A computed fold for a 564-nucleotide part of an RNA from a groundwater metagenome, annotated as large-subunit ribosomal RNA, domain V. The coordinates come from a structure-prediction model, not an experiment, and the mean pLDDT is 80. The RNAcentral record of the full RNA draws on SILVA. Its Rfam family is "Bacterial large subunit ribosomal RNA". Its family is annotated with ribosome and structural constituent of ribosome in the Gene Ontology.
Context: one part of a larger RNA
RNA sequence: CCUCUACUAGGACAAAAAGACCCUAUGGAGCUUUACUGCAACCAGGCGCUGUUUUGGAUAUUGGAAUAGUUUAGUGUAGGAGGGAGCCGCAAGGCAAUCUUGAAACACCUCUCGUUUUGAUAUCUCAAGACUCACUCAACCCCACUGGAAACGCGGGGGAGGACAAGGUCUGGCGGGCAGUUUUACUGGGGAGGUACCCUGCUAAAAGGUAACGCAGGGGUACAAAGGUGCACUAGGCUCGGAUGGAAAUCGAGCGGUUUGUGUAACGGCAUAAGUGCGCUUGACUGUGAGAGCGUCAGCUCGAACAGGUGCGAAAGCAGGUCGUAGUGAUCCCCCGAUCCUGCGUGGGCGGGACGGGGCUUAACGGAUAAAAGCUACCCUAGGGAUAACAGGCUGAUCGCCGCCAAGAGUUCAUAUCGACGCGGCGGUUUGGCACCUCGAUGUCGGCUCACCGCAUCCUGGGGGGGCAGUACCUCCCAAGGGUCCGUCUGUUCGCCGGUUAAAGCGGUACGCGAGCUGGGUUCAGAACGUCGUAAGACAGUUGAGACUGAUGACAUAUCAGUC
Repeated sequence: CCUCUACUAGGACAAAAAGACCCUAUGGAGCUUUACUGCAACCAGGCGCUGUUUUGGAUAUUGGAAUAGUUUAGUGUAGGAGGGAGCCGCAAGGCAAUCUUGAAACACCUCUCGUUUUGAUAUCUCAAGACUCACUCAACCCCACUGGAAACGCGGGGGAGGACAAGGUCUGGCGGGCAGUUUUACUGGGGAGGUACCCUGCUAAAAGGUAACGCAGGGGUACAAAGGUGCACUAGGCUCGGAUGGAAAUCGAGCGGUUUGUGUAACGGCAUAAGUGCGCUUGACUGUGAGAGCGUCAGCUCGAACAGGUGCGAAAGCAGGUCGUAGUGAUCCCCCGAUCCUGCGUGGGCGGGACGGGGCUUAACGGAUAAAAGCUACCCUAGGGAUAACAGGCUGAUCGCCGCCAAGAGUUCAUAUCGACGCGGCGGUUUGGCACCUCGAUGUCGGCUCACCGCAUCCUGGGGGGGCAGUACCUCCCAAGGGUCCGUCUGUUCGCCGGUUAAAGCGGUACGCGAGCUGGGUUCAGAACGUCGUAAGACAGUUGAGACUGAUGACAUAUCAGUC
């Protein structure tokens, strides 16, 4: 060195199980509710099953009796119309008329409206009661019967209730009891937050266009003048002067030239003004539109000119809203207006279409439905290392260590020692960033066991400097051979404390090591508290419990290391 045997488990990102964590799916299921929509059940009412009758009530018809009818004016409580100069009474006299007031005039007679009262008949939309015949009945009594010891049961009759109730049907209400579903996306994992459409500037690399949870701001309108046209005008500021009057009000002069103004953000414009006034007005028109620009499309934008009729202007002319760029919503459905077309024999009725207008924070803004929220640790499936938690990798902000400069401290003196403001590195032990292998699985904290390595050295060793007399100490250089404690508390790493020591080093090794052990912590299912939530449930909150695979049988491989 090779082969074999025995042993140990560091590795083969060992085996096992298409990861249970996490995310994704217009996947599933269970559960919840003031998610949506239904269904049962329940409540109420109509109708029907549903019959008889009394009283009351209401309504209609009809008969009798009575006569209370209040605006103002008018003696005053005038229902209306016609006739009417008298009527009642023995008389006295009274009531009328005349007159007056008023829209209408009274006594008396007739008709009539209305009101009140009292009957009759009919009806029921009512209320209260009675009846028995529908309908209902647990128990009780009687008869018959089957099984039976009996309870019990079946049938019939008593009995009780009764047109109610129950069941039927229709309508309304209520309705997680039950059912089917919905519960968006972007996202330096997901959740939370924010955002989703439109306008302006920058990013944008001198045409246009151009991304990010890039940097900044706005919009979801306003205006009958803030539109059209004719004419006219020029701002803000500063200086000086001037009562109240001030930094700024209004007045005058000068300088200067758009820093002003523009309804509203920003940008681009604007003096021929698009800025500021005054006059007259409605072109904030109808029918069209050559020709262009942008856009995948849908669609958006500009537009001379023609016809009609109009406003302003002496006219030439200008005017189809506003200085421009935001101020928005497809289709379906419904409604309104006006006028034409059309609906299968014709007319009507009722529809449909064309034209103009209206109804969406359809704002998740190219809009799934008219109509929709949650929990899951009881969970499941398909997938993903397209995407998180561990570890590794890259990075090195943060972290640790070192250095440069030297203001200063050090009585004096920057550099014995310390070192501000700043600057430059190294390391890859922290917290992170990224999401590159791994989700058909790379087991996660701490402890135990066993360690190997680095040196930025805790001790021991050698040396320089000191603000080194000595002892002790500070600092720097060399040095990794060896060593580097026991306990209380806590799951702890860490840390505090107690007692020692020459010292009780810092790190790396998948925060070394679970096919070596443990399982106290974290991180399944049971339970509780606090808190949050209507609830199902939830909590880097707490609490106690919680399979790291027993026995027997069977029983692998390779390499390394160690021993034979």